[in-house]
Fluoride riboswitch aptamer (crcB RNA motif) from Candidatus Izemoplasma sp., 59 nucleotides, folded computationally.
The coordinates come from a structure-prediction model, not an experiment, and the mean pLDDT is 80.
The sequence was found by an Rfam model in a public genome assembly.

RNA sequence: AUUAUUUAAGGUGAUGGAGUUCGCCUAAACCGCCAUGUGCUGAUGACUCCUACAAAUGA
Numbered sequence: 001a002u003u004a005u006u007u008a009a010g011g012u013g014a015u016g017g018a019g020u021u022c023g024c025c026u027a028a029a030c031c032g033c034c035a036u037g038u039g040c041u042g043a044u045g046a047c048u049c050c051u052a053c054a055a056a057u058g059a
Stems, first nucleotide, its partner, number of pairs: 009026005016050006032040002034037001
């Protein structure tokens, strides 16, 4: 210096935060869809809670 393995740790799953769980990645994983438009859905990978946004109704 190169290669491989192991251990620990970390990152990440289209828009914020937290908990649980699952998958993926080790410099990659990841960066939505289509009719490509003055276009469309969604704060989750999944579950729960909070915040923001939107619609309807009531006080």